[in-house]
RNA sequence: CAGGGCGGAUAAUCGCAGCUGCAGGCGUCGAAAGACCGCAGGUGAGGAAAGUCCGGGCUUCACAGGGCAGGAUGCCGGUUAACGGCCGGUGGAGGCGACUCCAAGGACAGUGCAACAGAAAUGUACCGCUACCAUGUGUAGUAAGGGUGGAAGGGCAGUGUAAGAGACUACCGCCUGUCUGGUAACAGGCAGGGCACAUGUAAACCCCAUCCGAAGCAAGACCGAACAGAAGCGUUGACGCGGCCCGCCAGCUUCAGGUAGGUUGCAGGAUCUGGCUGGCAACAGUCAGGCUAGAUAGAUGAUUAUCCACGACAUAACCCGGCUUACAGCCCUGCUUA
Numbered sequence: 001c002a003g004g005g006c007g008g009a010u011a012a013u014c015g016c017a018g019c020u021g022c023a024g025g026c027g028u029c030g031a032a033a034g035a036c037c038g039c040a041g042g043u044g045a046g047g048a049a050a051g052u053c054c055g056g057g058c059u060u061c062a063c064a065g066g067g068c069a070g071g072a073u074g075c076c077g078g079u080u081a082a083c084g085g086c087c088g089g090u091g092g093a094g095g096c097g098a099c100u101c102c103a104a105g106g107a108c109a110g111u112g113c114a115a116c117a118g119a120a121a122u123g124u125a126c127c128g129c130u131a132c133c134a135u136g137u138g139u140a141g142u143a144a145g146g147g148u149g150g151a152a153g154g155g156c157a158g159u160g161u162a163a164g165a166g167a168c169u170a171c172c173g174c175c176u177g178u179c180u181g182g183u184a185a186c187a188g189g190c191a192g193g194g195c196a197c198a199u200g201u202a203a204a205c206c207c208c209a210u211c212c213g214a215a216g217c218a219a220g221a222c223c224g225a226a227c228a229g230a231a232g233c234g235u236u237g238a239c240g241c242g243g244c245c246c247g248c249c250a251g252c253u254u255c256a257g258g259u260a261g262g263u264u265g266c267a268g269g270a271u272c273u274g275g276c277u278g279g280c281a282a283c284a285g286u287c288a289g290g291c292u293a294g295a296u297a298g299a300u301g302a303u304u305a306u307c308c309a310c311g312a313c314a315u316a317a318c319c320c321g322g323c324u325u326a327c328a329g330c331c332c333u334g335c336u337u338a
Stems, first nucleotide, its partner, number of pairs: 001334006008307007016044002019041004024037001027036003046313001050324002053322005058216004070212005075089005090104001091102004105207002110205002112201003126146002128142005133136001154172002157169003173195001174193008220264004229255005240248002271290008308311001
């Protein structure tokens, strides 16, 4: 410097939340389903459960096709369910180095902006240099030198010139064409262009390319009281009172809706652990084994004993893959420098 791992340990008791088994069906609640109560056993937060930033599963709604608006992404290849993630490369930047970092398309499509300083920020002569004369606060040439600035007209050396200047030449850079290597980004070579195509900024508008329907488990599905409602049948006696008769009685039956409430979604999954195979890797395949919280006002805490390095950040709420942020202390592996 890089990668990986642990996140107080053991035991007992009490308490809390689910699960399984047994027992009472004669207890309590309830219309019912079911719930509660006893005993035993077993299980019970994280590496980030966090922020809710990105992607997907799942669900409901929408949807012929195309377009506008809006948003995201932006070197190349791979990986994946998908991604803005990850892996491997390319280019650039930093470091003696191991290694780290980068939103890395377009600034000849157009528009905007560039404070202060400076003569001038896109088209310019302040100082200086040179020439000329009318010797001045002059005119003309000049971007080599100085000064300002984050940035000043490709760099540097020479030729050239009155002084200068890609005006010309070599090298470097840039652009164009072409060849070689590479899947590609790109790298290298050769030839040409004197470069006035003229600075920077696109996490400024914008242009180009690719992608994106919306809302979210309080999604949604099922059951479903009471009260109110509708229809039918009933006092010419329905329903009920154990079957029939008599008698008594004024209500009875059905339905829709989906409130209260209950069940489900909801814990067996792009799952976890280990081995093997392919691959530089991300990852994929295969074999064996494991089952590992599931609440709905929401559970993890307390006490005791022993020990140590004396314990940080932090507590699931549909699930999963990432990213980001927080974190006491400790362990392992490889590499670098002295």